A computed fold for a 70-nucleotide RNA from a marine eukaryotic metagenome, annotated as transfer RNA. The sequence is in RNAcentral, with records from MGnify.
[in-house]
This record gives sequence, structure tokens and C1' cells, in this order.
RNA sequence: GCGACGUAGCUCAGUUGGUUAGAGCGUCGGAUUCAUAUCCCGAAGGUCGGCAGUUCGACUCUGCCCGUCG
Repeated sequence: GCGACGUAGCUCAGUUGGUUAGAGCGUCGGAUUCAUAUCCCGAAGGUCGGCAGUUCGACUCUGCCCGUCG
């Protein structure tokens, strides 16, 4: 210098820019059981890496920076 990536504690979806940001695992509570586990029900948890810009509107587009991988 070039390319890919950064979204929940972990692994990851997502949207040609549009009205409420999601799944699995995990955590917590409940139900079940003599008890534990499995299964079932529910809940919490996110300033979508940071700062600006464009736009009526940005997780999504643009610039710079930070970080990871090649």
C1' cells in the first nucleotide's frame, strides 16, 4: 500500500436507505420432577467500533480514525 470484516456475554443474520433491530447458544425467572438434567413458557441484555458528512430519513451510502484477519 491492497482486500475482507467490526451488530446482545459468544457465533452470526439483516435491510436496492423507510415506520418496532433479530436468531441460535448462554444468563435469569417460571412450569415439570422426589431431585437433577432434557423438553416447554417467559424475561433481561444492543447508544449496530468512534467522529463527521449526504439525506425528509443512515446499522445500511461517503470521508477520516481505531481494531481484527489475509